[in-house]
RNA sequence: CUCAUCCAGAGUGGCGGAGGGACAAGCCCUAUGAAGCCCGGCAACUGGCGCCAAUGCGCGUGCAGUGCCAAUUCUUGCGGUGCCAUGCGGCGCCGGCCGAUGAG
Numbered sequence: 001c002u003c004a005u006c007c008a009g010a011g012u013g014g015c016g017g018a019g020g021g022a023c024a025a026g027c028c029c030u031a032u033g034a035a036g037c038c039c040g041g042c043a044a045c046u047g048g049c050g051c052c053a054a055u056g057c058g059c060g061u062g063c064a065g066u067g068c069c070a071a072u073u074c075u076u077g078c079g080g081u082g083c084c085a086u087g088c089g090g091c092g093c094c095g096g097c098c099g100a101u102g103a104g
Stems, first nucleotide, its partner, number of pairs: 001104006011039001013038003019029003023077004040069003045065003048061004052056001078095007
């Protein structure tokens, strides 16, 4: 840089001690212990192994490589559009941006 996916799922454990949710603005989580590490778990992106009348954007397995285990990528961040309203403005839907993960 490209492609794919992101509304599901995951502990009443141990160590640790004050932070964390990418960023901004919100709003949240947290001493009824944050981050991090170990154990445990979820899932099935890649490889492996197995299956088929089906060879597929296939099914199974969960061995290996990752990944993940509060809240829709927590919400919004730009555009389009609909509705509500006297107005400021509010709400919804669609697409994108940003971010994350895997593979090349």
About this RNA: The RNA shown here (SAM riboswitch aptamer (S box leader)) has 104 nucleotides and comes from a soil metagenome. The sequence is in RNAcentral, with records from MGnify.